[in-house]
Formats: sequence, C1' cells, structure tokens
RNA sequence: CCCUGAUAAGGGCAAACCCGGUGAAAGCCGGGGGCGCAAAGCUACGGGCCUAAGGGCGAGUAAAAGCCUAAGGUAGCCGGGCUGCCGGG
Repeated sequence: CCCUGAUAAGGGCAAACCCGGUGAAAGCCGGGGGCGCAAAGCUACGGGCCUAAGGGCGAGUAAAAGCCUAAGGUAGCCGGGCUGCCGGG
C1' cells in the first nucleotide's frame, strides 16, 4: 500500500418508542432507550425518498380547496468524494 471482517480485545455509534426543546412541515438537538451498524465517521456532488414555509397556478371582482415547486431535509436508501481503530491475509 492492497484485500478482508471468521476469531479476539479495548471500545464506539444508536432505530422504533417515551420526555423536553426547536421548526411551517419533513426533520433536527438534548435526555432515556437499543433495532441494528466495521465506517451507522465526515461530505447533499449524482440519483432516490420526505416536507412545501415562501413562490407559481387556481384567479375572472375578491377569496378558498386543490395542484406544482427546495432555496428545507434525509449520509441508518444507493452511488461518488474525503478520513479512520483493531484483527487476519
């Protein structure tokens, strides 16, 4: 440096759910919790998915339902990029 996670040690992270906070929402943050994870460490670059405040359409005299839309999210959906512990080859 490359491949690999069968075995071992020290450990690490933390789904659902509950409580508090935050946000228009999706979600995020803190505490509890523990389904899982060898990159479940970082990064929204490509695709997917979630949300739709604002904006557009509706709309004509005024308005509403509804529809569209990411500049909001998701890295624990996949791919790409960057970095890294231990064991084995």

The RNA shown here (c-di-GMP-I riboswitch aptamer) has 89 nucleotides and comes from Thermanaeromonas sp.
The organism belongs to Thermanaeromonas, within Bacteria.
Model confidence (mean pLDDT): 89 of 100.